[in-house]
């Protein structure tokens, strides 16, 4: 030093599931908790994927589309970072 990543130190982060609250939903936040995390720190910029209030469309009143909603702990890409055996 990095396209590496210890049965090492230190510090951290926190799925399910539970409770409160907010949301039309997906979902988010805070308490509790730990399945995993070396970027599971950051950005919704490409893909993907949920969800479908509002709109729309029809075989006409329940089905169909759609994101301006969510997800970075799905991927890819930017960008910042802590450690240091083989």
């Nucleotide at each position: 030093u990095g396209u590496c990543g210890a049965u090492a130190a230190u510090a951290g982060c926190a799925a399910a599931c539970c409770u409160a609250u907010c949301g039309a939903a997906a979902g988010a936040u805070a308490g509790g908790g730990a399945c995993g995390c070396a970027a599971a720190g950051u950005c919704a910029u490409g893909g993907g994927u949920c969800u479908a209030a509002g709109g729309a469309a029809u075989u006409u009143u329940a089905u169909u589309c759609u994101a301006u909603g969510a997800u970075u702990g799905c991927c890819a890409g930017a960008u910042u970072g802590c450690c240091g055996a083989a």
Predicted 3D model of an 86-nucleotide RNA (c-di-GMP-I riboswitch aptamer).
It matches the Rfam family "c-di-GMP-I riboswitch aptamer". Rfam links the family to the GO term cyclic-di-GMP binding.
Of the family's consensus pairs, 95% are formed in the model.